[in-house]
């Protein structure tokens, strides 16, 4: 120097295939249960989707640049 991937709550991901309500487990708070604690329940709160730009009535999704890991060719 080319190319491919992948970036989404405090942590793992789902959602992208074909644009139209951001979503699940844990973890976090509070409540129940418990002689307490753990484990179960119930219930809250917390992400403008890596970073700008642009295309649409609308973008986690389409396009363009750029950051960051990682891989693989030279």
């Nucleotide at each position: 120097g080319g190319g491919c991937a992948u970036a989404u709550g405090g942590c793992u991901u789902a959602g992208u295939u074909a644009g139209g309500g951001a979503a699940a487990g844990c973890a976090u708070g509070c409540g129940a249960c418990u002689c307490u604690u753990a484990a179960u329940c119930g219930u809250a709160g917390g992400a403008u989707u890596g970073a700008g730009g642009g295309u649409u009535c609308a973008a986690a999704u389409c396009c363009c640049u750029c950051u960051a890991u990682g891989c693989c060719c030279c």
The RNA shown here (transfer RNA) has 74 nucleotides and comes from a Promethearchaeota archaeon. It matches the Rfam family "tRNA". It is annotated as a transfer RNA. The sequence is in RNAcentral, with records from ENA. The coordinates come from a structure-prediction model, not an experiment, and the mean pLDDT is 82. Lineage of the source: Archaea > Promethearchaeati > Promethearchaeota.